[in-house]
About this RNA
A computed fold for a 678-nucleotide part of an RNA from a bacterium, annotated as large-subunit ribosomal RNA, domain II.
Context: one part of a larger RNA
């Protein structure tokens, strides 16, 4: 892991609410005691409770009484049920649903593992260095001091055994709950190591790391306090039917906890009070707007006041005027909805009162209105709404909360919503008008563009526009200045006149400056529209990402199967409808523990009510059983919404079931549960 067992609201007193029962202005025993057919039955037993009077702090008074001067007010009271058991909801105390700490105190077991000490024992191959000292020699006045030998000293050197544990590898369900191989310190010392003693739990040891004290020690272990506590985590067993929340206020050594409200149920009372539309009556200061007030703001005017200047004049500016804007903390105004009342209609869904039980106090997402961040966040923090929570089904490729509807059961029956209707895929290659050329559509902004389709406005034009094309495009003059030179064309002024169909003192390239080229402008040619401009559909650009098409779900798709209009028609859910059931609720009528008709409801997590199934034992009554019980195993076209019941058949081999009723050691899949077993 799995399988079989076992495994969690339980008992006593107090008390409250409810149903049932007994008696009633009363009700009841307790302890004890008698008797009996004796682990229970009757009877006694009135002490005590509790109720029948209350109010005052009392004295005290009394259906009153208390404050008070009051024979005003006004608080609590009276105007009658209540007690005792059973039994089932809670509540308290008690371990009080189960398991589950880390801990805290008390007595005692450990120094055979470690620490450190005390006694007494052992142990350290082999080599190297070569200190005092000592002795011979030199030396010195005498010492020092030199040199050789002697000598063997050291927390000395190198290195086995010993001890120890540096890096490193392997091992890590290990060969081992710390070890193996290679390396590596120490190895006469603060040195290793027997043996027998010693010292301990807030205590002891401790070259000190809070180490060690028997394989986890910032307080060993073991047993008792003891079912310490656990505002936490985990679990917590059969079946059906009604109803069904809350993630919020207020407090709160509170914030994942609780109490009281709100929200869910149950019971009894009132009986249309709720709700929804209408219509009337109501406050208000949002949204919009305003600029009258508070601020603050555009231009202009007007006029104190200030500033400059010899003056002429001028800058700057308040109030006020006219004009333009702006505001959560501005308001001369001011909707919509909302909220409150009141009458009507709708409706029978609901409302409200007292009690009993509850669960909730982490909420999310989206829409809308705000605040906070950055007019960020699957971001925070309010309001309102709607869903998720606690809701399946359809749709949206896939996706809790988007759209579409809220599944009581069965139907190989119908009709619809969202959503679709070439093929995967059910249903239209559906009519009828447009648009799209980007595979736009099937991402994405500022900005860009003779992309196309449409309205619209301008202004030229048959006395020829608009584009091309042929021709002109001259002259005083190389205008003047300036310059080295400026001749249409570096700069600067000026831009006039001629001749003409037209032609600029010159639109652009060009030249050292000319010249060339061009063009404005005119003719001709040719023909029928052309020029700018705005608005409005659709498309283009802009446009980079990491495994592989990869931003239509996928093939694929262009007069569509894209995109806009409008029309039929099918398709599509557990919606709705039909047909059969089942339950609750109301309603009504009957041969009324029920029955039969109508009407409407049954989605559901915490959770609250209602009914029932098995399972062990007990009491009465009735039954099965070696001609086969229980039990296990199989099997039914067998009953029942369902827990479950029932038959048959094997096995099995001695007990056992049904009906009424009573009492529980009453139900198992999860608790890293427990015990077995594989």
């Nucleotide at each position: 892991g799995c399988c079989c067992g076992g495994g969690a609201g339980u008992u006593a007193c107090u008390u409250u609410u409810g149903g049932c029962g007994g008696c009633g202005a009363g009700g009841u025993u307790a302890a004890g005691g008698c008797a009996c057919u004796c682990u229970g039955u009757g009877c006694c037993g009135u002490a005590g409770c509790c109720g029948u009077a209350g109010c005052g702090a009392a004295a005290g008074c009394g259906a009153g009484u208390c404050c008070g001067a009051a024979c005003a007010g006004g608080g609590c009271g009276u105007c009658u049920a209540g007690u005792c058991g059973c039994c089932a909801g809670g509540a308290g105390u008690a371990g009080a649903c189960c398991c589950g700490a880390a801990g805290c105190c008390a007595g005692g077991u450990g120094a055979g593992c470690u620490a450190c000490c005390c006694a007494u024992g052992g142990g350290c191959a082999g080599g190297g260095u070569g200190a005092a000292a000592c002795c011979g020699g030199g030396g010195u006045a005498a010492c020092a001091c030199c040199c050789g030998g002697u000598g063997g000293a050291g927390g000395c050197c190198c290195g086995a055994a010993c001890c120890g544990g540096u890096g490193g590898a392997u091992g890590g369900u290990g060969a081992a709950a710390u070890a193996u191989c290679c390396u590596c310190g120490g190895a006469u010392g603060a040195c290793c190591u027997g043996u027998g003693g010693g010292u301990a739990g807030g205590a002891g040891u401790g070259a000190a790391a809070a180490g060690c004290u028997a394989a986890c020690c910032g307080a060993a272990c073991u047993u008792g306090g003891u079912g310490a506590u656990a505002g936490c985590u985990g679990g917590u067993u059969c079946u059906c039917c009604c109803c069904g929340a809350a993630a919020u206020a207020u407090a709160u050594c509170c914030a994942g906890g609780u109490a009281u409200a709100g929200c869910c149920u149950c019971a009894g009372g009132c009986g249309u009070u709720c709700c929804c539309u209408g219509u009337c009556g109501g406050g208000g200061g949002u949204a919009g707007a305003g600029c009258a007030c508070u601020g603050u703001u555009u231009g202009g005017g007007c006029u104190a006041g200030g500033g400059g200047g010899c003056a002429a004049c001028u800058c700057c500016a308040a109030a006020c005027c006219c004009u333009u804007g702006c505001a959560a903390a501005c308001u001369c105004c001011g909707a919509a909805u909302a909220c409150c009342g009141a009458c009507a209609g709708g409706c029978c869904a609901a409302g409200c009162c007292u009690g009993g039980g509850a669960g909730u106090c982490a909420g999310g997402c989206a829409g809308u209105g705000g605040g906070g961040g950055a007019u960020a966040a699957g971001c925070u923090c309010c309001a309102u709404u709607g869903c998720c929570g606690a809701a399946a089904g359809g749709g949206g490729a896939a996706c809790a909360a988007c759209c579409c509807a809220g599944a009581c059961c069965g139907c190989c029956g119908g009709c619809u919503a969202a959503g679709g209707u070439c093929c995967c895929c059910a249903a239209g290659u559906g009519c009828a008008g447009g648009c799209u050329a980007a595979g736009u559509g099937g991402u994405a902004a500022a900005g860009g563009a003779a992309g196309u389709g449409g309205a619209g406005a301008u202004g030229c034009c048959a006395a020829a526009a608009c584009a091309g094309c042929u021709g002109g495009g001259a002259u005083g003059u190389u205008g003047g200045c300036u310059u080295a030179g400026a001749a249409g064309c570096a700069g600067c002024c000026a831009u006039c006149a001629u001749u003409u169909a037209a032609a600029g003192a010159g639109u652009g390239c060009g030249u050292a400056a000319c010249a060339g080229c061009u063009c404005a402008c005119c003719a001709g040619u040719c023909u029928a529209g052309c020029u700018u401009c705005u608005c409005c559909g659709c498309g283009c650009c802009g446009a980079a990402a990491a495994u592989a098409u990869a931003g239509c779900g996928g093939g694929g798709c262009u007069c569509a199967a894209g995109c806009c209009u409008g029309c039929c028609a099918c398709c599509g859910a557990a919606g709705c409808c039909g047909c059969g059931g089942g339950u609750c609720g109301c309603c009504a009528c009957c041969u009324c523990u029920g029955g039969u008709g109508g009407c409407g409801g049954c989605g559901g997590u915490a959770g609250g009510g209602g009914a029932g199934c098995g399972u062990u034992c007990c009491c009465a009554g009735c039954g099965g059983g070696c001609u086969g019980a229980a039990g296990c195993a199989g099997u039914c076209g067998c009953c029942g919404u369902g827990a479950g019941g029932g038959g048959c058949u094997g096995u099995g081999g001695a007990c056992u079931g049904c009906u009424g009723g009573g009492a529980a050691g009453u139900g198992a899949g999860c608790a890293u549960c427990c015990g077995g077993g594989c």

It matches the Rfam family "Bacterial large subunit ribosomal RNA". Rfam links the family to the GO terms structural constituent of ribosome and ribosome.